This is a predicted structure of a 72-nucleotide RNA (transfer RNA) from an uncultured bacterium.
[in-house]
RNA sequence: GCCGAUGUAGCUCAGUGGCAGAGCAACUGCAUGGUAAGCAGUAGGUCGCCGGUUCAAAUCCGGCCAUCGGCU
Numbered sequence: 001g002c003c004g005a006u007g008u009a010g011c012u013c014a015g016u017g018g019c020a021g022a023g024c025a026a027c028u029g030c031a032u033g034g035u036a037a038g039c040a041g042u043a044g045g046u047c048g049c050c051g052g053u054u055c056a057a058a059u060c061c062g063g064c065c066a067u068c069g070g071c072u
Stems, first nucleotide, its partner, number of pairs: 001071007010024004018055001026042005048064005
């Protein structure tokens, strides 16, 4: 330099055009003599960045960035 994959909550990931989700973690409450487990609830996201297409984009297209892999 070229090719490919990945990028979504603190972590691991789902979501392939129509209200952004799950598990774990965090916080609050219940319960207990107390702690853990358990139960109920709450909060947490400019979907890597910039543009384009579309009535509508995490999703499709282009460029860039980061990480990983391959080729030279």
It matches the Rfam family "tRNA". The family's RNA type in Rfam is transfer RNA.